The RNA shown here (Bacterial RNase P class A) has 338 nucleotides and comes from Firmicutes bacterium UBA5301. Its mean pLDDT, the model's own confidence on a scale to 100, is 75. The model forms 97% of the base pairs in the Rfam consensus. The source organism's lineage runs through Bacteria, Bacillati and Bacillota. Its Rfam family is "Bacterial RNase P class A". Gene Ontology terms of the family: ribonuclease P activity, dimeric ribonuclease P complex and tRNA processing. Rfam describes the family as follows. Ribonuclease P (RNase P) is a ubiquitous endoribonuclease, found in archaea, bacteria and eukarya as well as chloroplasts and mitochondria. It is annotated as a ribozyme.
RNA sequence: UAACUAGGUCAGGUGAUCGCGUAGCAUUUAGCUGCGAGGAAAGUCCGAGCUCCAAAGGGCAGGGUGCUGGGUAACACCCAGUGGGGGCGACCCCAAGGACAGUGCCACAGAGAAGAAACCGCCGUCGCUGACGGUAAGGGUGAAACGGUGCGGUAAGAGCGCACCAGCGAACCGGGUAACCGGUCGGCUAGGUAAACCCCACCCGGAGCAAGACCAAAUAGGGGAGAGAUGAAGCGGCCCGCUUUUCUCCCGGGUUGGUUGCUAGAGGUGUCAGGUAACUGGCAUCCCAGAUAGAUGAUCACCCAUGACAAAACUCGGCUUACAGGCUUGGUUACUAU
Numbered sequence: 001u002a003a004c005u006a007g008g009u010c011a012g013g014u015g016a017u018c019g020c021g022u023a024g025c026a027u028u029u030a031g032c033u034g035c036g037a038g039g040a041a042a043g044u045c046c047g048a049g050c051u052c053c054a055a056a057g058g059g060c061a062g063g064g065u066g067c068u069g070g071g072u073a074a075c076a077c078c079c080a081g082u083g084g085g086g087g088c089g090a091c092c093c094c095a096a097g098g099a100c101a102g103u104g105c106c107a108c109a110g111a112g113a114a115g116a117a118a119c120c121g122c123c124g125u126c127g128c129u130g131a132c133g134g135u136a137a138g139g140g141u142g143a144a145a146c147g148g149u150g151c152g153g154u155a156a157g158a159g160c161g162c163a164c165c166a167g168c169g170a171a172c173c174g175g176g177u178a179a180c181c182g183g184u185c186g187g188c189u190a191g192g193u194a195a196a197c198c199c200c201a202c203c204c205g206g207a208g209c210a211a212g213a214c215c216a217a218a219u220a221g222g223g224g225a226g227a228g229a230u231g232a233a234g235c236g237g238c239c240c241g242c243u244u245u246u247c248u249c250c251c252g253g254g255u256u257g258g259u260u261g262c263u264a265g266a267g268g269u270g271u272c273a274g275g276u277a278a279c280u281g282g283c284a285u286c287c288c289a290g291a292u293a294g295a296u297g298a299u300c301a302c303c304c305a306u307g308a309c310a311a312a313a314c315u316c317g318g319c320u321u322a323c324a325g326g327c328u329u330g331g332u333u334a335c336u337a338u
Stems, first nucleotide, its partner, number of pairs: 001334010012303007020036006038309001042320002045318005050208004057240004062204005067081005082096001083094004097199002102197002104193003119139002121135006147165006166189001168186002171184005212260004222251006231245004267286008
């Protein structure tokens, strides 16, 4: 200098004038002060807080997660590690339990695709252009063919034996909390697929702020059908148990107003301590939207690096997606110079 890689941060600012929402003060004045959309507010994909289902259980079915340890209110999230894969590397990715519980699938080709085999070949014998027996080292087919290379051995071969390597082990030893790693020894070694059904381990009530609570007002406390304590109701399904006591369906009429839930929090910021880290604790300090016919607009001037993706509606922790441009920190590789 160039390329790559892992993060952090900004997302227009200042001043004036008019205008909007809200809280407080003041109020015979339309005044004063404070605050007023995001890093994703998006998706509605996970998890919770909160509210209701009167209160309290068991089981089945169903659903979710899936290496180990830690963090958290909790999680499918985050941190660290192990195993596997990609990359020269820094780093990145993994739908990461079980194929010896069972079932299924692996087209075509090929002799043969899971207890599946003999097409060509090699060897032996005979009654010899064929038959029988042995073999799976060589060749062929295929994505994949009963471990690989070498030596010995054999009629020819084969883990048949041996050396090295890979795999397996429910055996033993060492390290580690563990996943797992290393070593010794052994039998010589029957695929893949569970992101197929399934098995195993752990976890799980449901619905949702349009949840719910209160006040006010009004009408037709209307009409019909059904069941009836051996009934009905109890908000994902079924069974048992428990509780309460009339309930279900159809037609028609009235109300559609207001208050609350609604923002002081698993809160923000700074600092110290612990921890590899995620994070936890102490101290100090701050209050940063609460609309509901739904608030941020317009004009002027200056600065600037730039105006992309885009607007809260109960709240929070994550994940995913979109994103113009600026600033900044660490690391890797290549080249050059000293």